[in-house]
C1' cells in the first nucleotide's frame, strides 16, 4: 500500500428490507427472621460517523474512521 472480518442496551452478543432483541448488570416489587437463590414488572439504543438507492436500510451500495488478522 492492498485484502478480509468486525463496531448494535453498562458488559457479551443475536437480528439475510417491513415495530431493535436476548442473556447478564442496574431499578423497584413478591417471596424470607437477613442474606442468597426463585418469581413479577421497569428504565437504559442518534445500530461507530457522513452520504446514496427504497414508500420503507441495522440490513442494500459508496466513503470514512477504530480494533483485529493476512499479504506485500
Nucleotide at each position: 500500500g492492498c485484502g478480509g472480518c468486525g463496531g448494535u442496551a453498562g458488559u457479551u452478543c443475536a437480528g439475510u428490507g417491513g415495530u431493535a432483541g436476548a442473556a447478564u448488570g442496574c431499578u423497584u416489587c413478591c417471596u424470607u427472621c437477613c442474606c442468597a437463590a426463585g418469581g413479577a414488572a421497569g428504565a437504559g439504543g442518534u445500530c461507530g460517523c457522513c452520504g446514496g438507492u427504497u414508500c420503507a436500510a441495522g440490513u442494500c451500495c459508496g466513503g470514512u474512521u477504530c480494533g483485529c488478522c493476512g499479504c506485500u

Predicted 3D model of a 72-nucleotide RNA (transfer RNA) from a Candidatus Levyibacteriota bacterium. Its mean pLDDT, the model's own confidence on a scale to 100, is 83. Its Rfam family is "tRNA". It is annotated as a transfer RNA. Lineage of the source: Bacteria > Bacteria candidate phyla > Candidatus Levyibacteriota. The sequence was found in a public genome assembly.